Two RNAs folded together computationally: RNase P RNA and transfer RNA, 474 nucleotides in total. The coordinates come from a structure-prediction model, not an experiment, and the mean pLDDT is 76.
């Protein structure tokens, strides 16, 4: 120099002129909220998605425990808590920095493994091999050899299928063949060692044993009371509704009879009042009731306001202890709270990109782009995604010079 | 702020661990003088994207991107 693999930062800077908004201090106006001035704050690493964990708020709840329903899942630490973050084990990738892993259990059970292929889950003989029988056929030195079907048996070594055919690689042994023997790998339950622990390592031993899916139901293990700032709290208008009481408005009185918990209730007559209709006689309704007004007093709610709502698992800078994640002393800082929704706009200079001309190739000079992604809404701590260019740090591989 | 759903051909739908299919729509042929309807044949897919689990994903799972619904 090339190509790379991690880990952190930045994300346009100054200035001026003019809004917006909160908030402080002075003056005016007023009577609670405006107005002038003047100081001081005013978006992000993701405020995004809402995928995860808390804080707070209310709700429900004697503790414990269980059962459904989700969710986690190798081992220690970390932290308020997390499915997150650091370490370390296994495994898998890449020459190598270094990357990736929902990584627990398959002899509790159930359930599925498609086409192919003989055979796919109680494992299985298509083609191969090799015994045994052996119609038949051949050679022949007449006694035997060789071949041999649509036979019956043995074999998982080999060939074909498949993603996967019950351990692999050699020997040895057998009629062929096999863990049938025997070495080395691998597996397995033990036991010895080392580690907090996942696990590593050793030798012996067994003689291989029941394949794979649990991001298929399951089964162990641990872990969740629901709800969400429109949570909640508080002040509370017109009108409208609700209640308690008191006043008023046309009229409820009497008799009988049952019933009764003794407060009344229910029928049935006679009389009163009122309203309809009627020429008028006669008739209908309706009659103390959740009636109608008026007045006090009480309580709920809705529009509306106010608080919740900004000092915090808070930033910043040192030291300490941890391999790190992180914890802990000091010391400073005070850093947005709107609420249909503020953080804008317009100019100068400089950066950055892009183009065009000049050029002594050091640079000039000018056009052009508001120049990635995207904006708070209860707060925080993750993860996930989106991102123009640009900076530093460690490291690995390759070529070359010295 | 809470929930729930679907994304498969041009369009409207199936398919839910084993080769992606209907029906209209298009092409071509028969039928007809000719068109329609009919009848036979045929073309047509990144299953919304990326990743994973599996021998094997349209189908399980995670992550994202777009549409719809309901509810205070």
């Nucleotide at each position: 120099c090339c190509a790379g693999a991690c880990g952190g930062c930045c994300g346009g800077g100054c200035g001026g002129c003019u809004g917006c908004u909160c908030u402080c201090g002075c003056g005016c106006a007023u009577c609670u909220u405006g107005c002038g001035c003047g100081g001081g704050g005013g978006a992000g690493g993701a405020a995004a998605g809402u995928c995860c964990g808390g804080g707070c708020u209310c709700c429900a709840c004697g503790g414990c425990g269980a059962c459904a329903a989700g969710g986690c899942g190798g081992c220690g630490g970390g932290u308020a808590a997390c499915g997150c973050c650091c370490g370390c084990c296994g495994g898998g990738g890449g020459u190598g920095a270094c990357c990736c892993c929902a990584g627990g259990g398959a002899u509790a059970g159930c359930g599925c493994c498609a086409c192919a292929g003989a055979a796919a889950g109680c494992a299985a003989a298509c083609c191969g091999c090799c015994c045994g029988c052996g119609a038949u056929c051949g050679c022949c030195u007449c006694g035997g050899c060789g071949a041999g079907g649509a036979c019956g048996g043995g074999u998982a070594a080999g060939g074909g299928u498949g993603a996967a055919a019950g351990g692999g690689u050699g020997g040895g042994g057998u009629a062929a063949g096999a863990g049938c023997c025997c070495a080395c790998c691998g597996c397995g339950g033990a036991c010895c060692g080392g580690g907090c622990g996942a696990c590593c390592g050793g030798g012996a031993c067994g003689g291989c044993a029941u394949g794979g899916c649990a991001a298929g139901c399951c089964c162990c293990g641990c872990c969740u009371g629901g709800a969400g700032c429109a949570a909640g709290a508080c002040c509370g208008a017109a009108u409208a509704g609700g209640g308690a009481c008191c006043c008023u408005c046309a009229a409820u009185g009497c008799c009988g009879g049952u019933c009764u918990a003794c407060g009344g209730g229910c029928c049935g007559g006679c009389g009163g009042c009122g309203c309809c209709g009627u020429c008028g006689c006669u008739g209908g309704c309706g009659u103390u009731g959740c009636g109608g007004g008026g007045g006090u007093c009480c309580g709920g709610g809705u529009g509306g306001g106010u608080c919740g709502c900004g000092a915090g698992a808070a930033c910043c800078g040192u030291c300490c202890g941890g391999c790190a994640a992180c914890g802990g002393g000091c010391g400073g800082u005070c850093c947005a709270g709107a609420g249909g929704a503020a953080u804008g706009g317009c100019c100068g200079c400089c950066g950055c990109g892009u183009c065009c001309g000049c050029u002594u190739c050091g640079g000039c000079g000018g056009g052009c782009g508001g120049c990635a992604c995207a904006g708070a809404a209860c707060c925080c701590g993750g993860c996930u995604u989106a991102c123009a260019g640009g900076c530093c740090g460690u490291c690995u591989g390759g070529u070359c010079c010295a | 702020g809470g929930g729930c759903c679907g994304g498969u051909a041009g369009c409207u739908c199936a398919g839910c661990g084993g080769u992606a299919g209907a029906g209209c729509a298009c092409u071509c042929g028969a039928c007809u003088u000719u068109u329609a309807a009919u009848c036979g044949a045929g073309u047509g897919g990144u299953c919304g994207u990326g990743g994973g689990u599996u021998c094997g994903a349209u189908c399980c799972c995670c992550a994202c991107c777009c549409g719809g619904c309901c509810u205070g």